[in-house]
RNA sequence: GCCUAUAGCUCAAUGGCGGAGCAGGGGACUCAUAAUCCCUUGGUUGCAGGUUCGAGUCCUGCUGGGCCC
Numbered sequence: 001g002c003c004u005a006u007a008g009c010u011c012a013a014u015g016g017c018g019g020a021g022c023a024g025g026g027g028a029c030u031c032a033u034a035a036u037c038c039c040u041u042g043g044u045u046g047c048a049g050g051u052u053c054g055a056g057u058c059c060u061g062c063u064g065g066g067c068c069c
Base pairs, nucleotide, nucleotide: 001067002066003065004064005063008022009021010020011019016053024040025039026038027037028036046062047061048060049059050058
C1' cells in the first nucleotide's frame, strides 16, 4: 500500500422485512443404526462515528486476519 470481517462452519444478500447449505434440536421411516424425507432453533452484520427518509451495502477512524513493497 491492497484485500477482507454477515449464524457454530462455508458463503449469499440492486441503499428498501438479514438468507442458503452443512452443523444443532424434534419427528417420520427401520427390529436397530446409517442414509433419505418433514418441521425447527440459531444474528447488536468486528468496534466507534458520519451520509441518507432508510446502511450488511456508501464514507472516515480503530481492531483482527491475509497478501505485497
Transfer RNA from Gordonibacter urolithinfaciens, 69 nucleotides, folded computationally.
The sequence is in RNAcentral, with records from MGnify.
Its mean pLDDT, the model's own confidence on a scale to 100, is 85.
RNAcentral records the identical sequence in 8 taxa.
It matches the Rfam family "tRNA".